The prediction has a mean pLDDT of 88. This is a predicted structure of a 75-nucleotide RNA (c-di-GMP-I riboswitch aptamer) from an Acidimicrobiaceae bacterium. Lineage of the source: Bacteria > Bacillati > Actinomycetota > Acidimicrobiia > Acidimicrobiaceae. Rfam family: c-di-GMP-I riboswitch aptamer. Gene Ontology term of the family: cyclic-di-GMP binding. It was read from a public genome assembly, where an Rfam model found it.
RNA sequence: CAGUCGAAAGGGCAAAUCUCCCGCGAGGGAAGGACGCAAAGCCACGGGACUCCUCGAGUUAGCCGGGCCGCCGAA
Numbered sequence: 001c002a003g004u005c006g007a008a009a010g011g012g013c014a015a016a017u018c019u020c021c022c023g024c025g026a027g028g029g030a031a032g033g034a035c036g037c038a039a040a041g042c043c044a045c046g047g048g049a050c051u052c053c054u055c056g057a058g059u060u061a062g063c064c065g066g067g068c069c070g071c072c073g074a075a
Base pairs, nucleotide, nucleotide: 012037013036017032019030020029021028022027035062041068042067043066045065046064047063048060049059050058051057052056
């Protein structure tokens, strides 16, 4: 000097659940709420799981893999 790791600091997101709304449904949006998360930011490309107006369409990124972007950087 570079790489890996990720302590600390500033913060961030927000499960279950509850209320309202949307959807046939899986589920999604908003408010409350925090189980947790160093990418729990985004993408449905592959696999899985789930749904249906079922042979096709859809949901899930907080199921796994992959891609893209991103705050701080001690030992």